Annotation:
Predicted 3D model of an 86-nucleotide RNA (THF (Tetrahydrofolate) riboswitch aptamer) from a bovine gut metagenome. RNAcentral holds the sequence, with entries from MGnify.
């Protein structure tokens, strides 16, 4: 000097839920958890309140639909200090 690595985000695929409408998103108060280690921001994640809200079809196989849940694969992803790698 140069690199690596967190919460997580987006895409694609893979499986599910839902369509009898939960989820998702939004707005308010808590509170965790957030490169290994100190510390802070943006993010985030959960609970609780509260407005708000929809694309269904088929005889069936299935086909859509949801700012949809998981999983996986790319790709991106900490300000200072200090550590790790070269």
């Nucleotide at each position: 000097u140069a690199g690596a690595g967190u919460a997580g985000c987006a895409a694609a695929g893979a499986u599910g839920c839902g369509u009898a409408a939960a989820g998702u998103g939004u707005u308010g108060c808590a509170a965790a958890a957030u490169g290994g280690g100190a510390u802070g921001u943006u993010g985030u994640u959960u609970g609780c309140a509260a407005a708000c809200g929809a694309a269904a079809g088929g005889u069936a196989a299935c086909u859509g639909c949801g700012g949809u849940g998981u999983c996986u694969u790319u790709g991106c992803g900490c300000g200072u200090c200090c550590g790790c790698u070269a």
The model forms 94% of the base pairs in the Rfam consensus. The prediction has a mean pLDDT of 82.